[in-house]
Molecule: Fluoride riboswitch aptamer (crcB RNA motif)
Organism: Desulfobacca sp.
RNA sequence: GAAACCGGAGGCGAUGAAGUCCGCCCGAACCGCCCGCAACCCUGACCGCGGGCUGAUGACUUCUACUGAUUC
Numbered sequence: 001g002a003a004a005c006c007g008g009a010g011g012c013g014a015u016g017a018a019g020u021c022c023g024c025c026c027g028a029a030c031c032g033c034c035c036g037c038a039a040c041c042c043u044g045a046c047c048g049c050g051g052g053c054u055g056a057u058g059a060c061u062u063c064u065a066c067u068g069a070u071u072c
Base pairs, nucleotide, nucleotide: 010025011024012023013022016063017062018061019060020059021058032053033052034051035050036049037048
């Protein structure tokens, strides 16, 4: 400002915190992956249930927690 848009501030990037940088959102951004079952059923997806797996970063550094190995 009618809105778009711009600026300031703020928020967000699958598990905590801090710094720096990057990206995104401004009512959204964001809310991981695999398998089976159910449902649907032309196909696909969402939602639900059960089982399994990786990671505390968006990226870098540090701390904390967890996990593995080794030594005392």